[in-house]
Molecule: RNase P RNA; transfer RNA
Organism: soil metagenome
């Protein structure tokens, strides 16, 4: 200098506040009433316990849970895409393979199929995909000329020029009128057969073949594999209030069914206008939870024992100030080291200590923050 | 808290599905017609397509992340 990984998310005290819950006191109102009172209360005050995160965030994936119909079948649609494993599951993680980058540590890869088919490849360029003759090269014919140069026509030619992101293997030789995998040698690449290693992706070696096949699937598509939908404002129970009217559809099947069909069920459904209520309880937080140790495994992870776990709400709280300490930045003073820049110790002043905030719960990913601290490895001196 | 949609010129919108040239209306500028203005006509200027990364020869368009705004849900 680089690269990879981990930790922490300031501490203590005082004071003033905030929220849930429990208890106590006061207070009005409502309900019940045997008129004594009891109960309720998002009313007030007091005491006590407890009170955010690594991302609580974005809501990009995957699950649990609840309802929709026993969540059933097919089509459509969508996700994923090297191999093997992990897991409740995944688009996540681990290990390996292949390709690419880097001197290296290490990093990156939406990494199946383009010789199944279709589409597209702007501009430029002669030609853009079972190619193509603009210039050039070569042969022949004709004109002109003393002759060459040259002009026109017909044909051959992809070796050379130029265009482009991309021009149909590369180098050398044979060959030819000039050329060309037309032929030969080597190299690169493709397909295929056999052998060896590996669970596998794949790798290594030998042989054969046609001689070379463009790119794009985060274009349609093909192959394999997975997916029913909605979401705690899901949903369940209780209490209370109110007033209906019009239109459309419906046993030839509405609705349940949130893409369609089959199958199941079987009577009301939808829209507009109007009216009423916006209360309580459950769901609700001990869970695929965390940690130590041991064992298995390269690892992700799994198994076993022990220990630990006090937000949970009405769409609401978790903070402010002061003092001391810690850490960082910076200024000043003294001392020491040094030729100087500068560095170190002590004292002191100032400033700073992020990003952000639970609301059904987990596992990932991504993004914000890193003001700070620690370690492994690589390269250079 | 949950679900869905939209960002393109000063303003309102196309284009995105099916990738190659960014267009329309109003507004703006210049000129002409008029004594002057309005109106009309002709011509012209102006856009990092919200931001970043990726796929591709090539991205407003396809994919991923992110920022902002809007709508719906007892």
């Nucleotide at each position: 200098g680089g690269u990879c990984g981990g930790c922490a998310a300031g501490g203590c005290g005082g004071u003033c506040g905030c929220g849930u819950c429990a208890c106590c006191a006061c207070g009005a109102a409502a309900a019940u009433u045997u008129c004594g009172a009891u109960u309720u209360c998002a009313g007030u005050g007091g005491u006590g316990c407890c009170g955010a995160g690594g991302a609580a965030c974005g809501u990009c994936c995957g699950g649990g849970c609840u309802c929709c119909g026993a969540a059933g079948a097919g089509c459509a649609g969508g996700g994923c895409g090297g191999u093997g494993g992990g897991u409740a599951a995944u688009a996540c993680c681990c290990a390996c393979c292949c390709g690419g980058g880097g001197u290296a540590a290490c990093c990156c890869g939406c990494g199946a199929g383009a010789a199944a088919g279709u589409g597209c490849c702007a501009c430029a360029g002669a030609a853009a995909a079972u190619a193509g003759a603009c210039c050039g090269c070569c042969a022949c014919c004709a004109g002109a000329u003393u002759g060459u140069a040259u002009u026109g026509g017909u044909g051959g030619u992809a070796a050379g020029g130029g265009u482009g992101a991309a021009a149909c293997g590369g180098u050398g030789g044979u060959g030819u009128a000039a050329g060309a995998g037309a032929c030969c040698a080597c190299c690169a690449g493709c397909g295929u057969u056999c052998g060896a290693g590996g669970u596998g992706a794949c790798u290594c070696g030998a042989g054969c073949g046609g001689c070379u096949c463009g790119g794009u699937a985060a274009a349609c598509c093909u192959c394999g594999u997975c997916c029913g939908g909605a979401g705690c404002a899901a949903g369940a129970u209780u209490a209370g209030a109110c007033a209906g009217a019009a239109a459309a559809c419906g046993a030839u099947g509405a609705g349940g069914c949130g893409g369609c069909u089959c199958g199941c069920u079987g009577a009301g459904u939808u829209u507009u206008c109007g009216g009423g209520u916006a209360a309580a309880u459950c769901g609700c937080u001990a869970g695929a939870g965390g940690g130590c140790u041991a064992c298995g495994g390269c690892a992700a992870c799994g198994u076993a024992u022990c220990c630990c776990c006090g937000a949970g709400a009405g769409a609401g709280a978790u903070g402010g100030c002061c003092g001391c300490c810690a850490c960082g930045a910076u200024g000043c003073a003294c001392a020491c080291g040094u030729u100087c820049u500068c560095g170190u110790u002590u004292g002191u002043g100032u400033c700073g200590u992020a990003c952000a905030g639970a609301a059904c719960c987990c596992g990932g990913c991504g993004u914000a923050u890193u003001a700070g601290c620690c370690g492994g490895c690589c390269c250079g001196u | 808290c949950g679900g869905g949609g939209c960002g393109u010129a000063g303003c309102g919108c196309a284009g995105c599905c099916u990738g190659g040239u960014a267009g329309c209306g109003c507004a703006c500028c210049a000129c002409a017609a008029u004594g002057g203005g309005g109106u009309u006509g002709u011509g012209g200027g102006g856009g990092u397509c919200g931001g970043a990364g990726g796929u591709u020869c090539a991205a407003a368009u396809c994919c991923u992340c992110u920022c902002g705004c809007c709508c719906c849900g007892a």